[in-house]
RNA sequence: GGGCCCAUGGUCUAGCGGUUAUGACACCUGCUUGACAUGCAGGUAAUCACCGGUUCGAAUCCGGUUGGGCCCA
Numbered sequence: 001g002g003g004c005c006c007a008u009g010g011u012c013u014a015g016c017g018g019u020u021a022u023g024a025c026a027c028c029u030g031c032u033u034g035a036c037a038u039g040c041a042g043g044u045a046a047u048c049a050c051c052g053g054u055u056c057g058a059a060u061c062c063g064g065u066u067g068g069g070c071c072c073a
Stems, first nucleotide, its partner, number of pairs: 001072007010025003018056001027043005049065005
């Protein structure tokens, strides 16, 4: 230098162009206990890496950028 893949709450993760972006763990509150753990109920938390485009509508499609990984030279 060229090609391919990935980027979604604190972590991991689901998500045929159309409902309020899914679940687990973690965290917070309450119940349960003498207390803790477990268990149960509820809750907070993601402008979907960034910029632009297409579209009535974009996490999703297209272009570019950034970061990470792999391959070729």
Molecule: transfer RNA
Organism: Thermoplasmatota archaeon